[in-house]
RNA sequence: AGAGUUUGAUUCUGGCUCAGAACGAACGCUGGCGGCGUGGAUAAGACAUGCAAGUCGAACGAUCCUCAUAGGGUAGCAAUAUUCAAUGAGGAAAGUGGCGCAAGGGUGCGUAACACGUGGGUAAUCUGCCGCGAAGCCCGGAAUAACUCCGAGAAAUCGGGGCUAAUGCCGGAUGUGAUUGUCAGGAGGCAUCUCUUGGCACUCAAAGUCGGGGACCGUAAGGCCUGACACUUCGUGAUGAGCCCGCGGCCUAUCAGGUAGUUGGCGGGGUAACGGCCCACCAAGCCUACGACGGGUAGCUGGUCUGAGAGGACGACCAGCCACACUGGAACUGAGACACGGUCCAGACACCUACGGGUGGCAGCAGUCGAGAAUUUUUCACAAUGGGCGCAAGCCUGAUGGAGCGACGCCGCGUGGGGGAUGAAUGGCUUCGGCCCGUAAACCCCUGUCAUUCGCGAUCAAUUCGUCUAGCCAAAUACGCUAGUCGUUGAUAGUAGCGAAAGAGGAAGGGACGGCUAACUCUGUGCCAGCAGCCGCGGUAAUACAGAGGUCCCGAGCGUUGUUCGGAUUCACUGGGCGUAAAGGGUGCGUAGGCGGUCGGAUAAGUCUAACGUGAAAGCCCGCAGCUUAACUGCGGAAUGGCGUCGGAUACUAUUCGGCUGGAGGGUGGGAAGGGGGACUGGAAUUCUCGGUGUAGCAGUGAAAUGCGUAGAUAUCGAGAGGAACACCAGCGGCGAAGGCGAGUCCCUGGACCACUCCUGACGCUGAGGCACGAAAGCUAGGGGAGCAAACAGGAUUAGAUACCCUGGUAGUCCUAGCCCUAAACGGUGCAUGUUUGCUGUAAAAGGAAUCGACCCCUUUUGUGGCGAAGCUAACGCGUUAAACAUGCCGCCUGGGAAGUACGGCCGCAAGGUUAAAACUCAAAGAAAUUGACGGGGGCCUGCACAAGCGGUGGAGUAUGUGGCUCAAUUCGAUGCAACGCGAAGAACCUUACCUGGCCUUGACAUGCAAGUAGUAGAACCAUGAAAGUGGGACGAGGUAGCAAUACCAGCUUGCACAGGUGCUGCAUGGCUGUCGUCAGCUCGUGUCGUGAGAUGUUGGGUUAAGUCCCGCAACGAGCGCAACCCCUGUGUCCAGUUGCCACCCGGUCGAGAGACUGGAGCACUUUGGACAGACUGCCUCGCUAUAACGGGGAGGAAGGUGGGGAUGACGUCAAGUCAGUAUGGCCCUUACGGCCAGGGCUGCACACGUACUACAAUGCCUGGUACAAAGGGAAGCAAGACCGUCAGGUGGAGCUAAUCCCCAAAGCUAGGCCCAGUUCAGAUUGUCGUCUGCAACUCGACGACAUGAAGCUGGAAUCGCUAGUAAUGGCGCAUCAGCUACGGCGCCGUGAAUACGUUCCCAGGCCUUGUACACACCGCCCGUCACAUCAUGAAAGCCGGUUGUACCCGAAGUCGCCUUUGACAAUGCGCCGAAGGUAUGGCUGGUGAUUGGGAUGAAGUCGUAACAAGGUAGCCGUAGGGGAACCUGCGGCUG
Repeated sequence: AGAGUUUGAUUCUGGCUCAGAACGAACGCUGGCGGCGUGGAUAAGACAUGCAAGUCGAACGAUCCUCAUAGGGUAGCAAUAUUCAAUGAGGAAAGUGGCGCAAGGGUGCGUAACACGUGGGUAAUCUGCCGCGAAGCCCGGAAUAACUCCGAGAAAUCGGGGCUAAUGCCGGAUGUGAUUGUCAGGAGGCAUCUCUUGGCACUCAAAGUCGGGGACCGUAAGGCCUGACACUUCGUGAUGAGCCCGCGGCCUAUCAGGUAGUUGGCGGGGUAACGGCCCACCAAGCCUACGACGGGUAGCUGGUCUGAGAGGACGACCAGCCACACUGGAACUGAGACACGGUCCAGACACCUACGGGUGGCAGCAGUCGAGAAUUUUUCACAAUGGGCGCAAGCCUGAUGGAGCGACGCCGCGUGGGGGAUGAAUGGCUUCGGCCCGUAAACCCCUGUCAUUCGCGAUCAAUUCGUCUAGCCAAAUACGCUAGUCGUUGAUAGUAGCGAAAGAGGAAGGGACGGCUAACUCUGUGCCAGCAGCCGCGGUAAUACAGAGGUCCCGAGCGUUGUUCGGAUUCACUGGGCGUAAAGGGUGCGUAGGCGGUCGGAUAAGUCUAACGUGAAAGCCCGCAGCUUAACUGCGGAAUGGCGUCGGAUACUAUUCGGCUGGAGGGUGGGAAGGGGGACUGGAAUUCUCGGUGUAGCAGUGAAAUGCGUAGAUAUCGAGAGGAACACCAGCGGCGAAGGCGAGUCCCUGGACCACUCCUGACGCUGAGGCACGAAAGCUAGGGGAGCAAACAGGAUUAGAUACCCUGGUAGUCCUAGCCCUAAACGGUGCAUGUUUGCUGUAAAAGGAAUCGACCCCUUUUGUGGCGAAGCUAACGCGUUAAACAUGCCGCCUGGGAAGUACGGCCGCAAGGUUAAAACUCAAAGAAAUUGACGGGGGCCUGCACAAGCGGUGGAGUAUGUGGCUCAAUUCGAUGCAACGCGAAGAACCUUACCUGGCCUUGACAUGCAAGUAGUAGAACCAUGAAAGUGGGACGAGGUAGCAAUACCAGCUUGCACAGGUGCUGCAUGGCUGUCGUCAGCUCGUGUCGUGAGAUGUUGGGUUAAGUCCCGCAACGAGCGCAACCCCUGUGUCCAGUUGCCACCCGGUCGAGAGACUGGAGCACUUUGGACAGACUGCCUCGCUAUAACGGGGAGGAAGGUGGGGAUGACGUCAAGUCAGUAUGGCCCUUACGGCCAGGGCUGCACACGUACUACAAUGCCUGGUACAAAGGGAAGCAAGACCGUCAGGUGGAGCUAAUCCCCAAAGCUAGGCCCAGUUCAGAUUGUCGUCUGCAACUCGACGACAUGAAGCUGGAAUCGCUAGUAAUGGCGCAUCAGCUACGGCGCCGUGAAUACGUUCCCAGGCCUUGUACACACCGCCCGUCACAUCAUGAAAGCCGGUUGUACCCGAAGUCGCCUUUGACAAUGCGCCGAAGGUAUGGCUGGUGAUUGGGAUGAAGUCGUAACAAGGUAGCCGUAGGGGAACCUGCGGCUG
């Protein structure tokens, strides 16, 4: 410090999420030790039990116990025992009395407040104990508890009589002094006043106890003296407290008005004290937008956590303050309380009870129950620190000090260290070679922390007190005080620590491993199970689930969950925005507020600065130090941005005074304008009425129909009525704040602008609330109503058509008066001021120049436009009319949806407007731009795409393929174009993969290992069987090495590895192929432009078949494609010449001859096969925006503008096709999903489709005659001539390993017949007889002959091919193949056309451009109703709570007052107030509620198609009406 996530990609906006730190935590897994901390956050719920506040006998009386002393009594001879009272010492418990119990400890209910923090005030106050100072402490008295007697009660407890003490209570004295009043003076302050000095007057005190003791007095007690403690009065200090004030710190305006003791005054009361704190009277105030009042929440702070900081969140532990003590109320006592372990009353709860009545309060420490995710021991000690009492010893102290429990947190330590390679084994992975775990282990050598055992063994201790010594006090060697010596005190704890011993021995887990984010493989699973913080994984190869191995991170912990801050500049003070992303108010006027020109003076509030006070301690930070270190702790420093007091400064701001003119306003003079209001007037047009002319239509539409018209329309002429709107002018022109304003004239009226620079002198800017204006629609009342036109009606369209179109038509549109108050009220851009290069239109004005005067022209200003500099902007764009640079003020925004909705308030007659949420839900929603794709967008261009033609398909029959159906099986695949005469270039068996049945199991086939076997391998033959197979089986071998024995091989059997699979996955793959498409495209390097995706190049102007070429150009080049190079074909030349050829030459045979055949010679020609030539827009001419490219025409030429054809298929698309051609990962089967065999099936037939063949006939058919090919094939082959058969074919076989032989044309031509018919057309079907192939033609072959002679007479909608040697038509050949279903496929030659004006339309494609809400890319996206499920929420007759107000009733305790009574209290009685309770009626708030409203969500529901493209009627906004629904229509507005 950032990262992930919207997109195909990009930039931005914007939310969500993550990485960090923290915690009084909890949960899961795991768990060795120690130190220091910390631990009921929920139920301020209820509590058993124990303890948490007592102490003083040196205040007091009485009682009891023990001891002592001297004495009396009794018993006894006595010792002695016992008893009595007294005295003394010690002790106990209750009481009177004093002090304490108001501290300490707990909790956070309440409280939004002077409660807290901070700083002040108290001239408005108090303060026990304590310190200092001054003075005093005299004389008396009456009671009362205890105790005793009587009584009541279950108890708690209470009543009456009697006795008694005090440091209890009371009276008197004294009065340093205090209080009050008053007089005189001084000082000071803050208004009331305060302090102080002096005089006079009134009133007011006290208590003793315990030690010691010389002199003196006293019989004694004692007085007296002295010391300590206590007591009284006063002053003062300290401490603590009360009250008051400034400032500061939560949310809510869907809380806007609140308040009657309320605000103030006078007079009283009350208090320690001011005060409406309380009361009587008087006045009517007081608080509030700087947020009163109300509601919600909350103890506040030092601080804690986080953060760079500013901030944000929190307020455990520790410390300060506050509040509370079962709930509510109240007072008493006291220095202090309205009192946690006090009192009274009421209430709830619990307990005891004899039912009459009583008792209790853990939010003290432990502990229990309950609720909860969750929070400890019913421990030890007062040794230390502190507190209470006491002279003290001491007692009390759950404060405190310790220990215990909990990994709850922080910190420290350990679980070993070194060596150790055969890189052991297990495990995991594997490409099978190996690799990882891994020096890790084993093993060897060491060490001894912690734990364990044994031993030693602390610091914290100082006091107090006692003894002794010294000093002070004192008369004193008493007492007391101070200092010292010695002695005494330890809960923790036999703990910490130290020492010894033994042995690596007792001590490691958790999470993660797709990205963010460090860390990867295997197996299982198969959108299942599951994971998940976000994005997202999982549908058979999951690094994302689960397990394992490995790795990474942390480590006695690790993860998860929750919460806070951070990241988040995502509420922006530091530090954001508002044209289009969320966001400028519809517009103006103006109040409060904020801000404000220039010069000078004054003040010093803000501001700056010095000093002082305060800012508690702890904490944070720095330094030093103490525990072995650290955590922890101690000491010191710094810091504590604050507040207060008092000096100083005066630039700026402010206040005030005085000036100025530049801002602003006024004055004078002007011109411009649809600015506003009112009145009057005008013409054109529509419609209607009347009259004339006139006749059959008019109107309307894509086409129609409804409608109007023979009762006379439309058309046309004339006259009239009436309403609304104002053509041309008219203009990115004018005016207005906006909405808006358009015929003309007059009246009233507002504003802007220009000139002059005359006046005022900052009078200004903005503007929360407020007020006014505010299109259209709509509402109320009254008019008006021509045209138009929601609703409505009808006609069309349509699947439907509640629409678009048409014919009608009412509100409304218009006027007057009044409401409504909203719009895409938009420049989507608030107002004002200033600054910042320009160019060019236009409106108006002024000035200048010029002119006779003008216009034109120049300058300036104001307004309104266009383009553009810098700059800004995410980009688009803005750009002196800013979206630039600045200032002031206002409004608004903070993810999408829910929603501008609900509830509440305000406004409205209503419609509705305005203000304005939440639950829930999503991970996006969005802006701009980019590349594509798409459009019922545009432009250009191409193609047998259309058109022009020719011939077909679709109808018939048959063949063939497919679907479907059937079946034991009809094997499988291919499925729009781009499956369907396709894989299949050939299913009777085989093929064959399918079915039925019979068989085999290392297998039909390959390799290896092991063992066994010897008449082995082989095998005639026999049995059985459909065959396969099974069971026998005469006979009967071999190779290599070696002399041989023998070994090995080959063979067989058995076993193990394995074979085998046309089983699955073409969505795991390779390879191959189809298709767009032989379309002209697809890219790259460098450069440049852009933040970027990307663009440029490749676009543009021409041109081409072509991204072909030329020109231009921030591009310059290049690659894959195009073209060319290759093959065939068309012309020629050369070479070669057999099997080809035969013109010429020489022979031979035949023939009358022409000639035919043939041999030689020959290679001219044909031909074959090689090599080369040729064609390049090269030449001429014309065209063109151009001289280019190119195009038109021409010459020459066999061929002319790529001559024709082929091969050749760019980047890519379709998860296109193929695991069944082969290959191949994974999965599956293994006496079967493998293998063999027989038979069947793939040929099955109500039907549908594709592709073909044959036809329907006369351009034909039949019969006879006759002519001309090319390309191929041929040895298990092609087969001639001949013969046989009507024929298929047969017999037979010359020739041919093939330019030699063989297979070989038909249409055509010619002659004849047929005569338009289901025919001499057509040939299906069927019957019979044959031929051929083949083990075998039944299922299921082909062909032939004879007979039979079906449908069919040119084919609906629709649809296909073809642009020249093409279509059409005729035959021939070949592959496969025993044969054949071939009419298919691939080739060959023969005959041989027609047409193309042209690119409007259909289809496909290319380029440019435009729109887009599409990117799986229009077969896209997407809206609403309805139906179902779930969830949250609004309304709702009501019902149930909580809280609060008002009125009234009742009225406890208690203070206060009055009365009564008394010697005086007390008590009684009465009154005011008064908690709880009750009645009635409101407000606010929560829960629930039949039913109901919308909303959200939910892989495959229904209806439509609204939006996105011109989305097929452009969309959207406001409003009104209508409609199943999206929506439609009217009016006005916007361009998004």